A computed fold for a 506-nucleotide part of an RNA from Gilliamella sp. B2864, annotated as large-subunit ribosomal RNA, domain I. Rfam family: Bacterial large subunit ribosomal RNA. The full RNA is in RNAcentral, with records from ENA. The organism belongs to Gilliamella, within Bacteria. Model confidence (mean pLDDT): 88 of 100.
Context: one part of a larger RNA
RNA sequence: CGUACACGGUGGAUGCCUAGGCAAUCAGAGGCGAUGAAGGACGUGUUAAUCUGCGAAAAGCGACGGUGAGCCGAUAAAAGGCGCUAUAGCCGUUGAUGUCCGAAUGGGGAAACCCAGUGCAGGUGACUGCACUAUCAUCUGAUGAAUACAUAGUCAGAUGAGGCGAACCGGGAGAACUGAAACAUCUAAGUACCCCGAGGAAAAGAAAUCAACCGAGAUUCCCAAAGUAGCGGCGAGCGAAAUGGGAGUAGCCCAAGCGGGUAGCAUAAUGUAUUAGUGGAAGCGUCUGGAAAGUCGCACGAUAGAGGGUGAAAGUCCCGUACAUGAAAGUGCAUUAUGUGGAAGCUUAUAGAGUAGGGCGGGACACGUGAUAUCCUGUCUGAAGAUGGGGGGACCAUCCUCCAAGGCUAAAUACUCCUGAUUGACCGAUAGUGAACCAGUACCGUGAGGGAAAGGCGAAAAGAACCCCGGGAGGGGAGUGAAAUAGACCCUGAAACCGUGUACGU
Numbered sequence: 001c002g003u004a005c006a007c008g009g010u011g012g013a014u015g016c017c018u019a020g021g022c023a024a025u026c027a028g029a030g031g032c033g034a035u036g037a038a039g040g041a042c043g044u045g046u047u048a049a050u051c052u053g054c055g056a057a058a059a060g061c062g063a064c065g066g067u068g069a070g071c072c073g074a075u076a077a078a079a080g081g082c083g084c085u086a087u088a089g090c091c092g093u094u095g096a097u098g099u100c101c102g103a104a105u106g107g108g109g110a111a112a113c114c115c116a117g118u119g120c121a122g123g124u125g126a127c128u129g130c131a132c133u134a135u136c137a138u139c140u141g142a143u144g145a146a147u148a149c150a151u152a153g154u155c156a157g158a159u160g161a162g163g164c165g166a167a168c169c170g171g172g173a174g175a176a177c178u179g180a181a182a183c184a185u186c187u188a189a190g191u192a193c194c195c196c197g198a199g200g201a202a203a204a205g206a207a208a209u210c211a212a213c214c215g216a217g218a219u220u221c222c223c224a225a226a227g228u229a230g231c232g233g234c235g236a237g238c239g240a241a242a243u244g245g246g247a248g249u250a251g252c253c254c255a256a257g258c259g260g261g262u263a264g265c266a267u268a269a270u271g272u273a274u275u276a277g278u279g280g281a282a283g284c285g286u287c288u289g290g291a292a293a294g295u296c297g298c299a300c301g302a303u304a305g306a307g308g309g310u311g312a313a314a315g316u317c318c319c320g321u322a323c324a325u326g327a328a329a330g331u332g333c334a335u336u337a338u339g340u341g342g343a344a345g346c347u348u349a350u351a352g353a354g355u356a357g358g359g360c361g362g363g364a365c366a367c368g369u370g371a372u373a374u375c376c377u378g379u380c381u382g383a384a385g386a387u388g389g390g391g392g393g394a395c396c397a398u399c400c401u402c403c404a405a406g407g408c409u410a411a412a413u414a415c416u417c418c419u420g421a422u423u424g425a426c427c428g429a430u431a432g433u434g435a436a437c438c439a440g441u442a443c444c445g446u447g448a449g450g451g452a453a454a455g456g457c458g459a460a461a462a463g464a465a466c467c468c469c470g471g472g473a474g475g476g477g478a479g480u481g482a483a484a485u486a487g488a489c490c491c492u493g494a495a496a497c498c499g500u501g502u503a504c505g506u
Stems, first nucleotide, its partner, number of pairs: 001505009015491001016456002020427002022424007029416002031164002039101003042055003046078001049075003061095007070082003106115003116133007135161009168199001169197004179186001183233001209216002220247005230238002251408003254352001255348004264340012277325003283298003287294001299316002307319003357381008367393001388403005443450002463490001466477004
C1' cells in the first nucleotide's frame, strides 16, 4: 500500500410525519375611503428585544348578550397580582378612545417633520385648550372691473368628488419577437403594454332584424351547423351566418288631458338567514407492554361507525358527530302596515336633419377593394318626410319585410383580493406558494429590481442534581427515560470520503 471482515467518524440520502401549500365544489361577500382608507412610522407591558394586539383612555375602556373557574397574548420563565357563581378572563354585537404620516385636505416638505392664520373658551400675563382654514365641480346668495346696463372676476354657504383594491367588464390608444421555413401585403393581434370609466357583474337588448314567397319575432350564453360557405402574396393562415337543439325569458318610456296611491324610498312589526352559543347516547375486566386504544372475555349505544386527540390501532376516555335548540344588539332577504311617491288604462296628438344618402381618404364587418352590399366617419356635400323612408351582398324592376337619425330594462354569462364548510387515483420539506421556520425576511443592486437557505429529542423536559479531567470546548461517571449510538450539532441515519482493529498478500 492492497484485499477481506468487524467496529467507528463524517455526511444527511431514504423511510415515516405535517404545522404549509396546490386544485376544486357548495354557500356567502363582491368593496374600503374626507365619520380620514389601503399601507406605514412611532409608541404602548413588572419588559431589554422581536412578533401579536392596541393608540397618550394605548396586550386596552363602556353598554348589551353568551360562556365562565380560572386568568394576567407568544418566544418565556421569574416576580407580583386578579378572580372563583357572577363586576375575573374569554367569545359576539354595538359604542368610546384612536399620536404622526399617507388621497392627506391650513402653508411648506427630503413621508411619519417644520411653520402658521381665524374664531371661541380659560388665564393678570406669558400662554394653554378646542374647532375651523386644500382643490375642483354643481347649486344658491352677496359683491363687482375695463364699460352705461351687464359680464369676467372675487367672496360666502350647501352638496358631491379626489385615493386604494385580485380578476372579470366597456371604451381610448396600440407594438414587436414570431409564422410565412428569407421578406414587404398578410400573420402574431386589436394580443402585450399604457390610459379613462363602471358594476357586482359589466356590456348588449325589444328590429329602419332575419328569412325567402314558407315563415320567424329583443339581448346574452352553450351545443350543433363547421373547420362548412367564404376570405387569402388563393401562400402562411384567417374563418362566419341562416337554421336546429338547449340555458334563461320581460318588456317599456320620452307631448297634453282624464284617470287613479303602483314601483321605489323611509319607519315599524312579523318571519327567516347570519354575526356568540347550548344540550347531545353507550365499557368494564384480563394478558403483553414503558404506556392499551392491541389480545382474550362478557356487555352497551347508534337519526351519532365523519374526523381529530389521548404514552401503539378507541362507536361507548376527551373534543366532536347525527339530531334538537338559542340572540339583548347589529346586518341581509321576504311579507305586511303607515308615510311619501303619480304606474296601468282611455282620449287627442306626435313619431328624432347637417340626419339618411353621395364624393374622397380610412376603419369595422370571417370578407386583404375585390363585381362588394352592410356599419362607423376625418373632409366636402346633402334628401324625402308615411301618397314617405331603410333593407333583402354590385345594380334595376317586381315582391317581401322593417321604420334609422332619443332613452331605460331583470335572468341565463364572466371573475375571485376575501369569509365559511367540504373534497382530492394533488405535494410531502431539492416537493408543494418565492415563503411549513418572525420571508418578500437576510442578502445583492445608485435604482428600477433581484431574492435565498433554514421543519422533526421525548409520551412527558423527566433537558442530565452531584463528582472527576480540562482555562474552556468537550468528555468520563452518576441520575432521568422503554430507549441517551433519543443529549439538545438531538427520529431514521444510505453513499461518496476518512479512520481503528484483526487476518492475509507484497